Predicted 3D model of RNase P RNA and transfer RNA as a complex of 489 nucleotides. It holds a member of the Rfam family "Bacterial RNase P class A". Rfam classes the family as a ribozyme. Rfam links the family to the GO terms ribonuclease P activity, dimeric ribonuclease P complex and tRNA processing.
[in-house]
RNA sequence: UCAGCCGGCCGGACGGCCGCUGCCGGCACGGGAGCGUCUAUGGCUCGAUCCGUGCCGGUGGAGGAAAGUCCGGGCUCCAUGGAGACACGGUGGCGGCUAACGGCCGCCGGGGGCGACCCCAGGGAAAGUGCCACAGAAAUCAAACCGCCAACCCGGCGCGAGCCGGCGGCAAGGGUGAAACGGUGCGGUAAGAGCGCACCGCGCGCCUGGUGACAGGAGCGGCAGGGCAAACCCCACCGGGAGCAAGACCAAAUAGGGGUGGCCGCGUGCGGAGCAAUCCGGCACGAGGUCCGUUUCCAGGCCCGCCACCCGGGUUGGUUGCUCGAGGCGUCCGGCAACGGGCGUCCCAGAUGAAUGGCCGUCGCGGAGGCGCAAGCCUCCAGACAGAACCCGGCUUACAGGCCGGCUGAUCCU
RNA sequence: GGGCGGUUAGCUCAGUGGUAGAGCACUUCGUUGACAUCGAAGGGGUCACAAGUUCGAACCUUGUACCGCCCACCA
Repeated sequence: UCAGCCGGCCGGACGGCCGCUGCCGGCACGGGAGCGUCUAUGGCUCGAUCCGUGCCGGUGGAGGAAAGUCCGGGCUCCAUGGAGACACGGUGGCGGCUAACGGCCGCCGGGGGCGACCCCAGGGAAAGUGCCACAGAAAUCAAACCGCCAACCCGGCGCGAGCCGGCGGCAAGGGUGAAACGGUGCGGUAAGAGCGCACCGCGCGCCUGGUGACAGGAGCGGCAGGGCAAACCCCACCGGGAGCAAGACCAAAUAGGGGUGGCCGCGUGCGGAGCAAUCCGGCACGAGGUCCGUUUCCAGGCCCGCCACCCGGGUUGGUUGCUCGAGGCGUCCGGCAACGGGCGUCCCAGAUGAAUGGCCGUCGCGGAGGCGCAAGCCUCCAGACAGAACCCGGCUUACAGGCCGGCUGAUCCU
Repeated sequence: GGGCGGUUAGCUCAGUGGUAGAGCACUUCGUUGACAUCGAAGGGGUCACAAGUUCGAACCUUGUACCGCCCACCA
């Protein structure tokens, strides 16, 4: 200098004018009775505390993703808690971090890259079931299309070596396929084959190291049943459901009215339907019934029948939840790191048909053009993705342009 | 704001691991004097997009884009 890898950060700055919104203070106007956190005193219908409106002043006012709603929590309700089984859903190497996680950190194993480094839903296929199209002989209780062989046995021929045919042997080579029952080499054989041997791979138990995943070593076994679990499934672990339109309160208005289905629809009396047998939660009393995915058990509770769905009636107001929180910043300590702890300091949006904006000027960054030997100067253009809606921790996705740090490879110079 | 569902031919939909289909529509031919009907033949697809699992994906998994539906309170 060129090419590349990883991590972190910013997302224009300043000033002027106009405008929006929360809070605080002051003034004015309107409302009208008890008013301060507690006690005492004082004040207030000549109008206080307070509420509303307007004006003035002060102060605060979007993000790294506020997004997608993909995970995990806080909070709230489903009246509720505990134990077991089942069903359903999720996660999946090991150790740690964390409130928790499918997140993060470190390590292990596999794969890619010359390298910095990157990627992996990375448990189990001898528990069982299922699938493997087409092609191919054969896709898993194995099998033989082309091919190789003619040693043994039988038959024929030949004087004979031997030749031909049969019974057969083989799986090395070819071919098919995504995948063909370990690979390479030597020996061996009629031809072959873990048939024998060496190395590699694989399996089994042992030893050593490591918390562990796992790694290394020596030994034994001739190799034994291929793939798919983001197919069902098995194993281990985790998980109740719904969501601030949750929920609480005030005010206004209306009819707790009708239908369908489910739950053991029980006893007595009454009522209704029917010729009758009988049926009906229609009413009363009792037995009891019903309700947290299903079920069993225990404690305990709501409703008076309960539950689910549908058709209706009324309102379209206000307050609260609401923002101080696993909070930000700085510093020190522990840890490889994620992260944890101590100290100091700060308060940082709470709107609801929904605020946080617009214009101008200067500077800075980027691009294009022109002038100039050059430093530089002038003109024009662009400035992204996107916007809180209960709040946090992550992931993922979108993003003009720019800054910083570390590292790798190649080339050149000293 | 929150919770669900869908995307396959011009339209409406089936297909849930192994060559993408049906009905209507469209084109051509026949029938008719002509049209409709009817009969025969044919064309038309990035299975919304991207990545992954698999020998193989419309189908399984993940992400993205677009479209649609539901959810207020009171008695």